[in-house]
RNA sequence: GGUCCCAUCGUCUAGUGGUUAGGACACAAGCUUUUCAAGCUUGGAACCGGAGUUCAAUUCUCCGUGGGAUCA
Repeated sequence: GGUCCCAUCGUCUAGUGGUUAGGACACAAGCUUUUCAAGCUUGGAACCGGAGUUCAAUUCUCCGUGGGAUCA
């Protein structure tokens, strides 16, 4: 340098055009317990950036950024 893949809460992830953007762990509060742990309830927290297509984009297209694989 060429080709291909990936990017969503703090972490791991689901989501193939109209969802309240969901789950697990973690975090905070409460209940329980002599205390811790475990358990239960509740809460906060996310779509890498820009442009395009569309009535409507996390989703499709292009460019960029970052990461990975492979070829040279």
Molecule: transfer RNA
Organism: uncultured bacterium